Model confidence (mean pLDDT): 84 of 100. This is a predicted structure of a 475-nucleotide part of an RNA (small-subunit ribosomal RNA, 3' major domain) from a metagenome.
Context: one part of a larger RNA
RNA sequence: UGACGGGGGCCCGCACAAGCGGUGGAGCAUGUGGUUUAAUUCGAUGCAACGCGAAGAACCUUACCUACCCUUGACAUCAUCAGAACUUGUCAGAGAUGACUCGGUGCCUUCGGGAACUGGUUGACAGGUGCUGCAUGGCUGUCGUCAGCUCGUGUCGUCAGAUGUUGGGUUAAGUCCCGCAACGAGCGCAACCCUUGUCCUUAGUUGCCAGCAUUUAGUUGGGCACUCUAGGGAGACUGCCGGUGACAAACCGGAGGAAGGUGGGGAUGACGUCAAGUCAUCGUGGCCCUUAUGGGUAGGGCCACACACGUGCUACAAUGGUCGGUACAAAGGGUUGCCAACCCGCGAGGGGGAGCUAAUCCCAGAAAGCCGAUCGUAGUCCGGAUUGGAGUCUGCAACUCGACUCCAUGAAGUCGGAAUCGCUAGUAAUCGCAGAUCAGAAUGCUGCGGUGAAUACGUUCCCGGGCCUUGUACA
Repeated sequence: UGACGGGGGCCCGCACAAGCGGUGGAGCAUGUGGUUUAAUUCGAUGCAACGCGAAGAACCUUACCUACCCUUGACAUCAUCAGAACUUGUCAGAGAUGACUCGGUGCCUUCGGGAACUGGUUGACAGGUGCUGCAUGGCUGUCGUCAGCUCGUGUCGUCAGAUGUUGGGUUAAGUCCCGCAACGAGCGCAACCCUUGUCCUUAGUUGCCAGCAUUUAGUUGGGCACUCUAGGGAGACUGCCGGUGACAAACCGGAGGAAGGUGGGGAUGACGUCAAGUCAUCGUGGCCCUUAUGGGUAGGGCCACACACGUGCUACAAUGGUCGGUACAAAGGGUUGCCAACCCGCGAGGGGGAGCUAAUCCCAGAAAGCCGAUCGUAGUCCGGAUUGGAGUCUGCAACUCGACUCCAUGAAGUCGGAAUCGCUAGUAAUCGCAGAUCAGAAUGCUGCGGUGAAUACGUUCCCGGGCCUUGUACA
């Protein structure tokens, strides 16, 4: 100087408390461990691994296993020889591939040849998702959006170092003020950026409709007021008033205001820590393989199942289930695409073909809600697992191993032990919608809006963190 203390002081955080809803019990989905297996490819492992890499494993992907094949190789550069490239058909085979066979003679040319492509040969070499993340770059997680981490000059100390950065106040903040052997500065904080909340202005189609006409319908005429869209601007600064305070910084209350003290949300992550994670995104040192640890193909596996754990979905019901009627979003996507009207089918879906490169057309019926009807506390008109049958769609192909529909079946489950998680407001809870990936395949993920709470006395205690101080046989 640090680190540590079941030392002290001050302070903060959904850290506790106060509340609301869960997990832990059930069934299923998914990830992991374990076991099994020819293989169940590899990585991630307290917080910070476990719906994680994977924004999507039937083949492909795919790295694994089995079998069958190739060896200058699927890919790159060079040498040399031959042939345009390319292509039809038959046979064998699981296919890769092999054998035979039909067609084709192109482009440029100084007629030597050349360009592209294909095949043969030879050697340099290719190739490796093989090992080492404890050789590394890059990227990322975490403490933590915590308020800290340092430097120059000066001063003090023999030196390590100290001071500044401590102290008195204050703040979300090393934020600001005052004081002070310090005076300044840098990286962080804040602001500048995006979005949302109010108003003005410009513009008025594909958007809108107050008044006038028209109509089934903003449909048409007309209009650009309003909504909206997207450009520009205004607005919030403790600016004003009162009080407290050290005449400071600031705090408390008030006015005005759409908004008030960082208005809400996002992006933004200091010096560093964990030899944290990643050699399987990529790059790369070293080591290793080179008729194989490289390459191709078919089938299988990654989907196994006594069990254990994590994360979710659906429930156990009446604030509910079922049936009928009826209302209101936002944000997205669409030409290899989204697919309307209409017809067929109980339905998944099929036919059909209009429109749309989209404020125009389509996906697209939002759902919870509201108005009625029914059920009456029951393993039920709750719950939907499982299983049988019949189908639809995607796709060469749904056996291993897809999603969905219909009929039948109707399991566990009556609110969950010890323990444990999230959340402070348009939040929790609850309800649906969209998108990426994607041929098909979400209860996951990322967004969007609808309805919309309860509680916070307080900081003694648990956890994590910041500053000062004290002890130490630790570094």
Rfam family: Bacterial small subunit ribosomal RNA. Its family is annotated with structural constituent of ribosome and ribosome in the Gene Ontology.